[in-house]
Context: one part of a larger RNA
Molecule: large-subunit ribosomal RNA, domain I
Organism: Halomonas jincaotanensis
RNA sequence: CGCAUACGGUGAAUGCCUAGGCAGCCAGAGGCGAUGAAAGACGUGGAAGCCUGCGAUAAGGCUCGGUGAGGUGGCAAACGACCUGUGACCCGGGCAUUUCUGAAUGGGGCAACCCACCCACGGCAACGUGGGUAUCCUGUCCUGAAUCCAUAGGGGCAGGAGGCGAACCGGGGGAACUGAAACAUCUCAUUACCCCGAGGAACAGAAAUCAACCGAGAUUCCCCCAGUAGCGGCGAGCGACCGGGGACUAGCCCUUAAGCGACACGACCGAUAGGCGAACAGGCUGGGAAGCCUGACCACAGCGGGUGAUAGUCCCGUAGCCGAAAUCCGAGUGACGUGAAAUCGAGUAGGUCGGGGCACGAGAAACCCUGACUGAAUAUGGGGGGACCAUCCUCCAAGGCUAAAUACUCCUGGCUGACCGAUAGUGAACCAGUACCGUGAGGGAAAGGCGAAAAGAACCCCGAUGAGGGGAGUGAAAUAGAUCCUGAAACCGUAUGCGU
Numbered sequence: 001c002g003c004a005u006a007c008g009g010u011g012a013a014u015g016c017c018u019a020g021g022c023a024g025c026c027a028g029a030g031g032c033g034a035u036g037a038a039a040g041a042c043g044u045g046g047a048a049g050c051c052u053g054c055g056a057u058a059a060g061g062c063u064c065g066g067u068g069a070g071g072u073g074g075c076a077a078a079c080g081a082c083c084u085g086u087g088a089c090c091c092g093g094g095c096a097u098u099u100c101u102g103a104a105u106g107g108g109g110c111a112a113c114c115c116a117c118c119c120a121c122g123g124c125a126a127c128g129u130g131g132g133u134a135u136c137c138u139g140u141c142c143u144g145a146a147u148c149c150a151u152a153g154g155g156g157c158a159g160g161a162g163g164c165g166a167a168c169c170g171g172g173g174g175a176a177c178u179g180a181a182a183c184a185u186c187u188c189a190u191u192a193c194c195c196c197g198a199g200g201a202a203c204a205g206a207a208a209u210c211a212a213c214c215g216a217g218a219u220u221c222c223c224c225c226a227g228u229a230g231c232g233g234c235g236a237g238c239g240a241c242c243g244g245g246g247a248c249u250a251g252c253c254c255u256u257a258a259g260c261g262a263c264a265c266g267a268c269c270g271a272u273a274g275g276c277g278a279a280c281a282g283g284c285u286g287g288g289a290a291g292c293c294u295g296a297c298c299a300c301a302g303c304g305g306g307u308g309a310u311a312g313u314c315c316c317g318u319a320g321c322c323g324a325a326a327u328c329c330g331a332g333u334g335a336c337g338u339g340a341a342a343u344c345g346a347g348u349a350g351g352u353c354g355g356g357g358c359a360c361g362a363g364a365a366a367c368c369c370u371g372a373c374u375g376a377a378u379a380u381g382g383g384g385g386g387a388c389c390a391u392c393c394u395c396c397a398a399g400g401c402u403a404a405a406u407a408c409u410c411c412u413g414g415c416u417g418a419c420c421g422a423u424a425g426u427g428a429a430c431c432a433g434u435a436c437c438g439u440g441a442g443g444g445a446a447a448g449g450c451g452a453a454a455a456g457a458a459c460c461c462c463g464a465u466g467a468g469g470g471g472a473g474u475g476a477a478a479u480a481g482a483u484c485c486u487g488a489a490a491c492c493g494u495a496u497g498c499g500u
Stems, first nucleotide, its partner, number of pairs: 001499009015485001016449002020420002022417007029409002031164002039101003042055003046079001049075003061095006070083003106115003116133007135161009168199001169197005179186001183233001209216002220247005230238002251401003254345001259338003263334003270328003274322003280295005296313002298302001304316003350374008360386001381396005436443002456484001459471004
């Protein structure tokens, strides 16, 4: 040095576990904000830090309910000082307080800071306390230039708006990579992305619609029709209608109306705390019984979780039944307010030119929208039926409202899983969008497990008043000792044997 065996060290795989995730289902809720939000800064405890809560009334105040013996949140024990059957702590409803920043709104500003003015009250005063002072829009009143009237402008009052928020929705803008095996029309795509706006849904919506000579009867969504008819450098690709079957159904108004708004009262049910709630003992093994054995019992309850191993009958629960002072939701009723444009729709329909939308790329290209220029008829009228004309059929544009079926899930509750189980599952099971990196936009981790219970090792010894270890003690177990369940392999040793 090699091989083998045994015992260790290191190391963290594996197994088991779950505090966290993931995907859904059923319900709820679908907003918060100038009565100052979301998000923060700084404070706040007897006690230094962080988290949580809260706001100078600061882990809280008042009140109304629930509950009923302990309590003063967590990491985190002890101590101190207290509270509590005159009901503390805890849970729920309401109210109050709510620094500073932030739409941030008196002005400024490098957010959490700086500097003002006006009014009221108190004060001799310094000053204190309270309220107000942004902008835009709407309404209304006052004032008021050049310029007579007026208008612009200025000012007062009242109301509203502003910002945030995950997706869903409507509208306005709007790519490219890519595909076409290159590339330009085309495609990707009316996508990504940007902007505006709204709601719990939005949009659409009661035929100037289809159909085909039979008829249907608003809209929306799903299945089919059908990858059909078509469109298409007829390439790549794009891709319907009619009709059928379903989901859901609702119609109205413009001669003050449909409707909308807020107010008052407000039933039942429900939401926000809760309550009652059946039935088991003995023996054996064991550290421990829920295991095994024996004999019982309940069940509208044998879902689930916990308890020293696997519990219907030990605990929490479960089925079932019951419950609210207060707030919310809310059918309905009542009275009030509001109610545009307009008067059956004219610079419209239609036309020409240029574009866009329709599955349809200018095509034989109807139909819809409209930037430019034009420009009717008035129900004895007008639009459509895919060039166009006639016949026929059908409908009535240029005003408006409208629930449901549909889409989504930042959020709340319950339940489910041939979903994950710590390199998985969210980036994050753990104080994570943290540490750390970056000027910045931004990027972005690692890190779970003693034990049933801390019973977390008194005391002694070595040692430096260490680290670490040896005894002792606890425990079922300490090779479960805090670098703590299990503890693989690589890697490193010790011992023995063999070989060289």